[in-house]
Molecule: SAM riboswitch aptamer (S box leader)
Organism: Flavobacteriales bacterium
RNA sequence: CGCUUAUCAAGAAAGGUGGAGGGGUUAUGGCCCGAUGAAACCUUGACAACCACCCGCAGCGAUGCGGACAGGUGCCAAAUCCGGCGCUCGCAAGAGGGCCACAGAUGAGCU
Repeated sequence: CGCUUAUCAAGAAAGGUGGAGGGGUUAUGGCCCGAUGAAACCUUGACAACCACCCGCAGCGAUGCGGACAGGUGCCAAAUCCGGCGCUCGCAAGAGGGCCACAGAUGAGCU
């Protein structure tokens, strides 16, 4: 890199270095953040999705639900910020809602 699978409308700071960009994509269009300091790096802290470990309940079992912890990853602006010439509801037209899909992110497993 690739494959499988789960989740993705919740949640979460401060300081230092740095010095102009950033919001990861199929995206061309928007909208937002940024010298009251972007990206990146470091320190401490927080959050709690998965794995690990522990407890309780249900179960023959697989497993499911709840709790604790914060070890391994992750993560700490805005719904994955919105964006599909899909279906559907709504409607004068809409705004908007639901479902599904593509893509992406993260965890776990595999080649």